Predicted 3D model of a 354-nucleotide part of an RNA (large-subunit ribosomal RNA, domain IV) from a seawater metagenome. Rfam family: Bacterial large subunit ribosomal RNA.
Context: one part of a larger RNA
RNA sequence: CUCCAGUUAAGGAACUCUGCAAAUUGGUGCCGUAACUUCGGGAGAAGGCACGCCUUUGUUGGUGAUACCGCUUGCCGGUAAAGCUGACGAAGGCCGCAGUGAAGAGGGGGUAGCGACUGUUUAUCAAAAACAUAGGUCUAUGCGAACACGUAAGUGGAUGUAUAUGGACUGACGCCUGCCCGGUGCUCGAAGGUUAAAAGGAGGGGUUAUCCGUAAGGAGAAGCUCUGAAUUGAAGCCCGAGUAAACGGCGGCCGUAACUAUAACGGUCCUAAGGUAGCGAAAUUCCUAGUCGGGUAAGUUCCGACCUGCACGAAUGGCGUAACGACUUCCCCACUGUCUCAACUGGAGGCCCA
Repeated sequence: CUCCAGUUAAGGAACUCUGCAAAUUGGUGCCGUAACUUCGGGAGAAGGCACGCCUUUGUUGGUGAUACCGCUUGCCGGUAAAGCUGACGAAGGCCGCAGUGAAGAGGGGGUAGCGACUGUUUAUCAAAAACAUAGGUCUAUGCGAACACGUAAGUGGAUGUAUAUGGACUGACGCCUGCCCGGUGCUCGAAGGUUAAAAGGAGGGGUUAUCCGUAAGGAGAAGCUCUGAAUUGAAGCCCGAGUAAACGGCGGCCGUAACUAUAACGGUCCUAAGGUAGCGAAAUUCCUAGUCGGGUAAGUUCCGACCUGCACGAAUGGCGUAACGACUUCCCCACUGUCUCAACUGGAGGCCCA
């Protein structure tokens, strides 16, 4: 010097990202216990008092020596009851600084955010606000179900049958969940347009028996062969509807009231429709340490408001919410070597000397 334990004057979070770590609290009985609440909780809320030993004694539980009584004489029934022992008291007394005398054994309260809760997770840096969840909604599926695995047979679904099963989203509960179907998707529709294979075969080409020609060459049936127009021709697409707890979307400019300011009101452009309720500097606010209030001597955090929402918003759910949380934020009480500021003790290691 490092580590592991322990103690510490005065102060008591001034430490620090953060009370991290440590300290405090701690058992049992009794008293007592707030807001809020889904009436279950919250709650061991909080906050208090008692606790040892000795003597005497009360009530009561267990066991029951022994004695007596009865008869049906039995391993019988009944009554009384010593001793031992457990629980709960009462009175008096004794000692210490201290009586759950050692050890083991909740620190507490308030505010806000998120997630309802118990649960699950990154085996080996993340336990959470992430996942799941009961509940809600949509959608598919009539049974040889949909769906999944498999080339198939077959199997799961399910020895189930729509109060069932699969898929998707949301996520207890309470109050609610607005407008837009133009785009994309899905569902339904079928008049018309477009359209594949296929059918069809108009027409065209090659070859040449033959014919023409002195020749070069020309014409050219059938057959074979290479092509091939019209016409017929499904779904799909175009088209017409529906559908947003489907994917998604939810405006701009200008003017206006008898102080000013603001604009209930008006005009105009665009749109499929122009953001409703609720919430709002928020886990979302850039400007921003917004402004005001609270708390502090002093507060970029926190809480309550305001609304100018850069860029909240309604099951990619909105806003609340008791209970719960090794979650996150801020404050208070208690407590402390976290600190002011360090010291000492015991142990282990290191280092120096021998």
Its mean pLDDT, the model's own confidence on a scale to 100, is 88.